[in-house]
C1' cells in the first nucleotide's frame, strides 16, 4: 500500500413454547434514568433497556358443554433455537493475508 475478518445492535426467514383476543404487547410523541458500542483508548446529535405521560388503535369463528377447555385464526405479540442479510456513526492505535 491492496484485500479482508471480527461488536453492540437491527432486519428477513424456518421450527418450537407460550401471551393477549374481557386489549396486554408492538408500533408513534414527549420527559426522565441506566447501558452498551470490533482486540486497545475515546465517544454522539447515533443504539439499546427501564420508568412516567401523551396521541392512536384491533378478528374472531367453531366444537364440547356450564369448571371453562379445546381447535382454527387473529396481533407490525413474547422468548428459544437454527439460518440468511447489513453492521466498529466517528477518531487514534490494532489484527490476519498478499
Nucleotide at each position: 500500500g491492496c484485500a479482508g475478518a471480527g461488536u453492540a445492535g437491527g432486519c428477513c426467514c424456518g421450527c418450537g413454547c407460550g401471551c393477549g383476543u374481557u386489549a396486554a404487547g408492538u408500533g408513534c410523541c414527549g420527559g426522565u434514568u441506566g447501558g452498551a458500542c470490533g482486540g486497545g483508548g475515546a465517544g454522539u446529535u447515533g443504539c439499546c433497556a427501564g420508568c412516567c405521560g401523551g396521541a392512536c388503535g384491533a378478528a374472531a369463528a367453531g366444537a364440547a358443554g356450564u369448571g371453562u377447555u379445546c381447535u382454527u385464526g387473529c396481533g407490525g405479540u413474547g422468548c428459544g433455537c437454527a439460518g440468511g442479510c447489513c453492521g466498529c456513526a466517528u477518531c487514534c492505535c490494532g489484527c490476519u493475508g498478499c